[in-house]
RNA sequence: GCUUCUGUAGUGUAGCGGUUAUCACUCAAGAUUCUGAUUCUUGAAACCCAGGUUCGAUUCCUGGCAGGAGCU
Numbered sequence: 001g002c003u004u005c006u007g008u009a010g011u012g013u014a015g016c017g018g019u020u021a022u023c024a025c026u027c028a029a030g031a032u033u034c035u036g037a038u039u040c041u042u043g044a045a046a047c048c049c050a051g052g053u054u055c056g057a058u059u060c061c062u063g064g065c066a067g068g069a070g071c072u
Base pairs, nucleotide, nucleotide: 001071002070003069004068005067006066007065010025011024012023018055026044027043028042029041030040031039048064049063050062051061052060
């Protein structure tokens, strides 16, 4: 340099154009316990950036940025 894939809570993930954006870990509060751990309940926390298409975009398109793989 070329090709290709990926980008979603603090971490890892699901998401067929219309739902309150999913689940687990984590964190906070409460219950349980003499205390702690475990367990249970409730809650907090996210769509890489900018445009475009569309009545409507996490999803489709273009560009950028970042990362991975392959080729040279």